[in-house]
A computed fold for an 84-nucleotide RNA from Alicyclobacillus acidiphilus NBRC 100859, annotated as c-di-GMP-I-GGC riboswitch aptamer. It matches the Rfam family "c-di-GMP-I-GGC riboswitch aptamer". Rfam links the family to the GO term cyclic-di-GMP binding. Lineage of the source: Bacteria > Bacillati > Caryophanales > Alicyclobacillaceae > Alicyclobacillus acidiphilus.

């Protein structure tokens, strides 16, 4: 600096329900615990996914971020400290 233990303090908190906001993705409080060494932060710009109110176009099927997701990969920051 790499790594990451049946190690110490501690932290997050999936699905599920329930409220509230949202056209939708999906957030936000409460419960709740699948899991996570970054499960912390960045989507005013690396990539990748979701959604489509609206717009765009069909006979119809559709297509479009500026809108969501960092628990999908990146990036940046950062707690211990066994063993390598």
């Nucleotide at each position: 600096g790499a790594c990451g233990a049946c190690a110490a303090a501690g932290g997050c908190a999936a699905a599920c329900c329930u409220a509230c906001u949202g056209a939708a993705a999906a957030g936000u409080g409460g419960g709740g615990a699948c899991g996570c060494a970054a499960a912390g932060c960045u989507a005013g710009a690396g990539g990748g996914g979701c959604u489509a109110c609206g717009c765009a176009g069909u006979g119809a099927u559709u297509g479009c971020a500026c809108g969501c997701c960092a628990g999908c990969c990146a990036g940046c920051u950062g707690c211990c400290g066994a063993a390598u």
The coordinates come from a structure-prediction model, not an experiment, and the mean pLDDT is 88.